[in-house]
Description: Predicted 3D model of a 265-nucleotide part of an RNA (large-subunit ribosomal RNA, domain VI) from a freshwater metagenome.

Context: one part of a larger RNA
Formats: sequence, structure tokens, C1' cells
RNA sequence: CGUAAGAAACUUGAGAAGGGCUGUCCCUAGUACGAGAGGACCGGGACGGACGAACCUCUGGUGUGUCGGUUGUAGCGCCAGCUGCACCGCCGAUUAGCUACGUUCGGAAGGGAUAACCGCUGAAAGCAUCUAAGCGGGAAGCUCGCUUCAAGAUUAGGUUUCUCAUUGGUUUACCAAGUAAGGCCCCCAGCUAGACGACUGGGUUGAUAGGCCGGAAGUGGAAGAGUCGCGAGACUUGGAGCUGACCGGUACUAAUAGGCCGAGG
Repeated sequence: CGUAAGAAACUUGAGAAGGGCUGUCCCUAGUACGAGAGGACCGGGACGGACGAACCUCUGGUGUGUCGGUUGUAGCGCCAGCUGCACCGCCGAUUAGCUACGUUCGGAAGGGAUAACCGCUGAAAGCAUCUAAGCGGGAAGCUCGCUUCAAGAUUAGGUUUCUCAUUGGUUUACCAAGUAAGGCCCCCAGCUAGACGACUGGGUUGAUAGGCCGGAAGUGGAAGAGUCGCGAGACUUGGAGCUGACCGGUACUAAUAGGCCGAGG
């Protein structure tokens, strides 16, 4: 820009893409078959490999603004207690998130038309013949079925709902303006999104983010004081203190104020 007014939501599916893999063992059955050796079709079941998707309950990884321990050095006047730097100084744990080494699931079943091939009926050609007329069976392949995208599918689809027939220029046409429904800018955010746009949520008639409060979860017993010990230290107060992302609540802070576009069919 188009989809013959302007919008919002929900959809149909022309078309396109993905997927389609395979092994071992058991039963049928040591049966059919075979002199024996050996050893099935058909059908049913179990367990795998590789590949793929989703997810984080479990098991692990990571977890540089979580907690603790600890070395050297420097500083806060000293002690104590802290802080900086040293690969996050090193080390032990670890929430959320992201992940695989983890978990769950998938390939199908089924319908249709067929290939090679196997048939029925059957002439040309009194026979024969699956074929010439006609009718069946038949594949991991084709098509539908499963998953995803999809009306610029210009053949531009459908449904529902909303807005309404304003004003001016020269009368229908045409042009312009202010509006309607609605949308955008702007602002606050996003761990449902993300390089930026976009998308999603929210903007005081508000829980969108931060803060604060409570909880979960993590760390693992804070500081101070007291008691014991010559001391290193231990115990008590006390599952203490501290805590990023998780869950819930709460307007304290920031989403202020405002602007623009947008039909007359």
C1' cells in the first nucleotide's frame, strides 16, 4: 500500500514444512518342515540403540551482588569487629534461571488409491488367457491421518461485536477539518518476550517494577555479653545471624503531565 467505510477479537485452511529409523530377546514352538543337523511363516509381548521434542520433580552441572571457612597484605587509632586487593584470592555448600549426564514423550494405529506381483470372470481366437469390457488382493513408498506455519490464498476468505451518517469549501462527485469506535506516541516493567524494532502486562478507577513486610529456600550457629580454660578455643543466650533471582501481601517510590492519528462508506 492492497484486501471498495473505519475498527477489535476469534477463526477456516489453498499451500508449505516437519515427522516416517532400527536391533535383541521371549511366547506361539523345539510346533510346521526335515532322515538328521537344524528350524520357521502368521500373530502377540518385553527390553534397547541412534534421532527428535518438551521440561527441571529427581540425579548432576553452572550459579562473579547468597551463606560460611581460611591465607597473605593494607586500611578503619589500638583490642575486638569489619572492609579493600590477590583468577569470585583460595576452599565448602547453594535459591532462582539456564541446562544434560536427568525426566517424560514421539516414529504409530487406522482409512483410501496404487507399484512389482498374485488373482476372479472373460472374449477377440468354440480352446487357452489376470485384460481387450468388467471386478479383487497387494509395499517402509503415494494420499489422508499426527505436529507447526499459513488469507499478499491479489481467488486477498468466514463469524461475532463496536463506531456512526458531523462541519466547511461549489451543488452529486471531489477536497479539507474536528471527531467516533479504536490505535499509536510517551511512561513503568517483563524469568510468558527480546540484539534493536517487535511481543506481553501495566500506567493512580493501579500490585507493572523497585522498596518494605511475611513465607519458602540457602548457609550453618552472627555480633555483643556471660561462664569455663594458662591458651588456641569451647559452651550458653539461640536452628542464631545473614540472605540474588522464588511465593504472597502492602501504594512508601516510579508509571506524572500530555500529544497525535483515526470513518462519512
Model confidence (mean pLDDT): 85 of 100. Its Rfam family is "Bacterial large subunit ribosomal RNA". RNAcentral holds the full RNA, with entries from SILVA.